[in-house]
RNA sequence: AUCCAGAAAGGUGGAGGGACGGGCCCUGUGAAACCUUGGCAACCUGCGCGAGCGUGGUGCCAAUUCCUGCCUGCGGCACGCGCCGCGGGAAAGAU
Numbered sequence: 001a002u003c004c005a006g007a008a009a010g011g012u013g014g015a016g017g018g019a020c021g022g023g024c025c026c027u028g029u030g031a032a033a034c035c036u037u038g039g040c041a042a043c044c045u046g047c048g049c050g051a052g053c054g055u056g057g058u059g060c061c062a063a064u065u066c067c068u069g070c071c072u073g074c075g076g077c078a079c080g081c082g083c084c085g086c087g088g089g090a091a092a093g094a095u
Stems, first nucleotide, its partner, number of pairs: 001095003008037005016026003020069004038061003043057002046053002065092001070089008
């Protein structure tokens, strides 16, 4: 700095996974992990005067970072704490 875009097949494996809590999901029609191949993207790099290209190195390839968490604006309900809906900003996380 960006995070409402984009991109999966095969093999091994054999029960977990989506960071954490809550929710909600994915998964024996085969989770994680590893390997192969493919793809997305353009952070670093390389090339180019440049728009750009995509060589090499990372990253990524269910769901918006899956939603939410803390503060806050508006509206509704309750009108005591609060609850719900739509937004904004942070925090955390990822690259």
Predicted 3D model of a 95-nucleotide RNA (SAM riboswitch aptamer (S box leader)) from uncultured Mesoterricola sp.
Lineage of the source: Bacteria > Acidobacteriota > Holophagales > Holophagaceae > Mesoterricola.
The coordinates come from a structure-prediction model, not an experiment, and the mean pLDDT is 85.